Model confidence (mean pLDDT): 75 of 100.
Glycine riboswitch aptamer from Thiothrix sp. UBA5583, 101 nucleotides, folded computationally.
Lineage of the source: Bacteria > Gammaproteobacteria > Thiotrichales > Thiotrichaceae > Thiothrix.
Its Rfam family is "Glycine riboswitch aptamer". From the family's description: This family represents the bacterial glycine riboswitch. Glycine riboswitches usually consist of two metabolite-binding aptamers domains with similar structures in tandem. The aptamers cooperatively bind glycine to regulate the expression of downstream genes. In Bacillus subtilis, this riboswitch is found upstream of the gcvT operon which controls glycine degradation.

RNA sequence: UAAACACUGGCAGAAGAGAGUUGCGCAGCAGAUGCUUGCCGCAACCGCCGAAGGCGCAAUUCCGCCCGGAAACGCUCAGGCAAAAGGACUGGCAGAACUAU
Numbered sequence: 001u002a003a004a005c006a007c008u009g010g011c012a013g014a015a016g017a018g019a020g021u022u023g024c025g026c027a028g029c030a031g032a033u034g035c036u037u038g039c040c041g042c043a044a045c046c047g048c049c050g051a052a053g054g055c056g057c058a059a060u061u062c063c064g065c066c067c068g069g070a071a072a073c074g075c076u077c078a079g080g081c082a083a084a085a086g087g088a089c090u091g092g093c094a095g096a097a098c099u100a101u
Base pairs, nucleotide, nucleotide: 001100002099007095008094009093011091012090013089018046020045021044022043023042024041025040026038027037028035029034047081048080049079053077054075055074056073060071061070062069063068
C1' cells in the first nucleotide's frame, strides 16, 4: 500500500400465513344467576406460514460422479399468522484481523 471470501458495528431494503374458536381468571359495565367489552393473562382445540434457530438428505439443486456434505430443498421441534417488533438474505459504509508486496 492492497483485492476477494469470511467476521464485527451502524445505515437502507426485506416475504408468507388467524386481530381464529372455546373455557377459565382478571378488569370493565350492569346490579341478577347477566353482558357484550378488553393493546390483559393462562389453557385446550382447529386452520395455516417459512426467512431467526433446530433437524433431515426420501425427492430437487450444488460441491464433476460414488461416498460424504450443503442449500433459498424437505420437516415444522422451536418461532410466527392486524400494526409494531422480529426477520434469513441483499446493497452500501466503517472497523478489526489474516495474507501478500